[in-house]
Notes: Predicted 3D model of a 72-nucleotide RNA (transfer RNA) from a Candidatus Woesearchaeota archaeon. Its Rfam family is "tRNA". Rfam's curators write: Transfer RNA (tRNA) molecules are approximately 80 nucleotides in length.
RNA sequence: GCCUCCGUAGCAUAGCGGUAGUGCGGCUGACUUGUAAUCAGCAGGUCCGGGGUUCAAAUCCCCGCGGAGGCU
Numbered sequence: 001g002c003c004u005c006c007g008u009a010g011c012a013u014a015g016c017g018g019u020a021g022u023g024c025g026g027c028u029g030a031c032u033u034g035u036a037a038u039c040a041g042c043a044g045g046u047c048c049g050g051g052g053u054u055c056a057a058a059u060c061c062c063c064g065c066g067g068a069g070g071c072u
Base pairs, nucleotide, nucleotide: 001071002070003069004068005067006066007065010024011023012022013021018055026042027041028040029039030038048064049063050062051061052060
C1' cells in the first nucleotide's frame, strides 16, 4: 500500500428499514440476627464521526476515524 470483517449502556452481546433489547455489573426495596444467595423494581445508550438515499436509517450507500485478520 491492497483486501475482508468489526465498532450498539461500565463489560459482553442481539437487532438486517417502522418505539434499541438481553445477560453480567450498578442502585433501591423485600427476605435474613447480619452478609451472601434468591425475588421484585429502577437507572444507565444523540447505536464511532460526517454526508447521502428514504415518509422513516443502528440497519442501505459514500468519505473519514479506530480495532482485528490476511496479502504484498
Its mean pLDDT, the model's own confidence on a scale to 100, is 84. It was read from a public genome assembly. The organism belongs to Candidatus Woesearchaeota, within Archaea.